[in-house]
A computed fold for a 75-nucleotide RNA from a Verrucomicrobiales bacterium, annotated as transfer RNA. Lineage of the source: Bacteria > Pseudomonadati > Verrucomicrobiota > Verrucomicrobiia > Verrucomicrobiales. It was read from a public genome assembly. Model confidence (mean pLDDT): 82 of 100.

């Protein structure tokens, strides 16, 4: 430059048009002499970013932008 993957909570990921979830972490209770464990609960999200469809978009289409892999080209 070309091609292909991934980009969804602080971590690891699922969800591929109809209400955004899950473990694990972090808070809080309870439980314990006390701690870890265990159980209950709670918060936490512009779904990479701008557009287009469309009644509705994380989810399709388009550029881009970051990371990863491949392939080319190097005067």
């Nucleotide at each position: 430059g070309c091609c292909g993957g991934u980009g969804u909570a602080g971590c690891u990921c699922a969800g591929g048009g109809g209400u955004a979830g899950a473990g694990c972490a972090a808070c809080g209770c309870a439980u314990u002499c006390g701690u870890a464990a265990u159980g209950c609960g709670u918060a936490g999200g512009u779904c990479g970013u701008c557009g287009g469809u469309u009644c509705a978009a994380a989810u399709c289409c388009g550029a881009c932008c970051a990371c990863c892999g491949g392939c080319u080209c190097c005067a």